[in-house]
The RNA shown here (transfer RNA) has 73 nucleotides and comes from Sphenodon punctatus. RNAcentral holds the sequence, with entries from Rfam. Model confidence (mean pLDDT): 80 of 100. Its Rfam family is "tRNA". It is annotated as a transfer RNA.

RNA sequence: GCCUGGGUAGCUCAAGAGGUAGAGCAUCAGAUUCUUAAUCUGAUGCGCCAAGGUUCAAGUCCCUGUUCAGGCG
Repeated sequence: GCCUGGGUAGCUCAAGAGGUAGAGCAUCAGAUUCUUAAUCUGAUGCGCCAAGGUUCAAGUCCCUGUUCAGGCG
C1' cells in the first nucleotide's frame, strides 16, 4: 500500500427483507439460609465510532473518515 471482517448498555454479544434496539452477565431489593455462597422472584439500561447522502422512515443501504483484528505484498 491492497483486501476482508468488526466498532450497539458498565462487560460479552444479538437485531433475518429498512419500520420506535434486545438478551446474558453485572447492579439493586426481596424470598430462602444460623451466616456467606448458590438458587428463586422482582426491579434497574438518556447505548447504535464520526460526518454526509438516499428514503416518509437508516443500527441496517451508499460515500468519506477513524479505530480494532486478520490476511496479502